[in-house]
Record summary: This is a predicted complex of two RNAs, RNase P RNA and transfer RNA, with 456 nucleotides together. Model confidence (mean pLDDT): 80 of 100. It holds a member of the Rfam family "Bacterial RNase P class A". Rfam classes the family as a ribozyme.

RNA sequence: AGUCGGCUGGACGGCCGCCGCCUUUCGGGGCGGAGGAAAGUCCGGGCUCCACGGAAAUACGGCGCCGGAUAACGUCCGGCGGGGGCGACCCCAGGGAAAGCGCCACAGAAAGCAAACCGCCGGCUUUGGCCGGUAAGGGUGAAAGGGUGCGGCAAGAGCGCACCGCGCGGGCGGCAACGUUCGCGGCACGGCAAGCCCCGCCGGGAGCAAAACCGAAUAGGAGCGACAGGGGGUCCGAAAGGCUCCCACGCCUUUUCCGGGCGUCGUCGCUCGGGUUGGUUGCUUGAGGCGCCCGGCGACGGGCGUCCCAGAGGAAUGGUCGUCACGCGCGGGCGCCGCAAGGCGACGCGCCUCACAGAACCCGGCUUACAGGCCGACU
RNA sequence: GGCGGGAUAGCUCAGUCGGUUAGAGCGGCGGAAUCAUAAUCCGUAGGUCCCCAGUUCGAGUCUGGGUCCCGCUACCA
Numbered sequence: 001a002g003u004c005g006g007c008u009g010g011a012c013g014g015c016c017g018c019c020g021c022c023u024u025u026c027g028g029g030g031c032g033g034a035g036g037a038a039a040g041u042c043c044g045g046g047c048u049c050c051a052c053g054g055a056a057a058u059a060c061g062g063c064g065c066c067g068g069a070u071a072a073c074g075u076c077c078g079g080c081g082g083g084g085g086c087g088a089c090c091c092c093a094g095g096g097a098a099a100g101c102g103c104c105a106c107a108g109a110a111a112g113c114a115a116a117c118c119g120c121c122g123g124c125u126u127u128g129g130c131c132g133g134u135a136a137g138g139g140u141g142a143a144a145g146g147g148u149g150c151g152g153c154a155a156g157a158g159c160g161c162a163c164c165g166c167g168c169g170g171g172c173g174g175c176a177a178c179g180u181u182c183g184c185g186g187c188a189c190g191g192c193a194a195g196c197c198c199c200g201c202c203g204g205g206a207g208c209a210a211a212a213c214c215g216a217a218u219a220g221g222a223g224c225g226a227c228a229g230g231g232g233g234u235c236c237g238a239a240a241g242g243c244u245c246c247c248a249c250g251c252c253u254u255u256u257c258c259g260g261g262c263g264u265c266g267u268c269g270c271u272c273g274g275g276u277u278g279g280u281u282g283c284u285u286g287a288g289g290c291g292c293c294c295g296g297c298g299a300c301g302g303g304c305g306u307c308c309c310a311g312a313g314g315a316a317u318g319g320u321c322g323u324c325a326c327g328c329g330c331g332g333g334c335g336c337c338g339c340a341a342g343g344c345g346a347c348g349c350g351c352c353u354c355a356c357a358g359a360a361c362c363c364g365g366c367u368u369a370c371a372g373g374c375c376g377a378c379u
Numbered sequence: 380g381g382c383g384g385g386a387u388a389g390c391u392c393a394g395u396c397g398g399u400u401a402g403a404g405c406g407g408c409g410g411a412a413u414c415a416u417a418a419u420c421c422g423u424a425g426g427u428c429c430c431c432a433g434u435u436c437g438a439g440u441c442u443g444g445g446u447c448c449c450g451c452u453a454c455c456a
Base pairs, nucleotide, nucleotide: 001379002378003377004376005375006374007373008372010324011323012322013321014320015319016318018033019032020031021030022029023028035356039367040366042365043364044363045362046361047207048206049205050204052259053258054257055256056255057254060203061202062201063200064199065079066078067077068076069075080094081092082091083090084089095198096197100196101195102192103191104190117138118137119134120133121132122131123130124129146164147163148162149161150160151159165187166185167184168183169182170181171180172179173178211281212280213279214278221272222271223270224269225268226267227266229247230246231245232244233243235242236241248264249263250262251261252260274455275454276453288307289306290305291304292303293302294301295300327351328350329349330348331347334345335344336343337342380452381451382450383449384448385447386446389405390404391403392402398436407423408422409421410420411419429445430444431443432442433441
């Protein structure tokens, strides 16, 4: 001068308050009280309801190198490949373009079954050009159908050869991604999938204002719409009807099959109108925190010990004073270093206690915001 | 708290399968016409496509992150 990882985000005391719980002799007393992101609500779960379960398929959405971790994940760990950096290290939405469709503007001769504008070479020539060959060079473009070198040729060209790249096949190493090596092929196969798509994997929807119970109140209303039924029974009943069985049909938020449930003429849905803005549960013991040991490179897992740490309603967690610590500024003399400019140290005074931000059912991540300070490893 | 939608000219909105220079109506400005004004006609100016990254040759459009604005929501019969 940098790179990476982690931590912290004032401490103690007095006084005055706020919220919750416990206790009380009703005076009071005791205990607890925001964050690393509580945030954005971007992923993944728990939980609750829509009765639901299994199998297959379609549609839609998401994910995408390999292996592992995990309750799960788009997260994390360890590898592989590619790119950047002298390096520590960092970045990658990193499957398939040889299944198919589509697009590649402008410029340019030509942009996808490649193609002769200039140039180069050969021939003809009325000297203006014309015909043929050619992708080495120029020019256009984001991109021009392998690259470098030697040979070869009229000039050229994988036309031939060597190396590199690419493709195919085999051997070896690795669980794999992949690496390495041998042989063959003269090059076919441009780019875009954060265009459609193909392949593989995953996914039902809604959300604590979910949902359950108690209580209060009311015009126990109105309109529109939808809808699937028959038979039997030795059952109950005075009857109406109920119960049960069979078959059929409808619904169970895409379809089919199997199982199951509910229903088949009083139920459901929507809209309008009316009433209440009460209480309890869900509500915080949890994939929980801390310490030690063991296994693993690691993410993480296992065992033992210990702790209980906000849970309330539109919502509490604050104010002030003092001391200390950190930081900044100023001051005059003093001490040290220095030729000097100046620097360092103690002393005094003043300022600041700070940034981002604030739980609202709960966890695991990601992302974004963050004054200042500290520690470790490495170049 | 939860869920959904949007941001393009001064205002209200289009913008298809990514393509060269982003449009329409109203409004503004200048002119014509009229005695004059309005209406009408002609012309013209005006854009951080909310912001920052990425994919692509190329982004208003596709993807990710951020900012701001708007809407919906409880219970009972």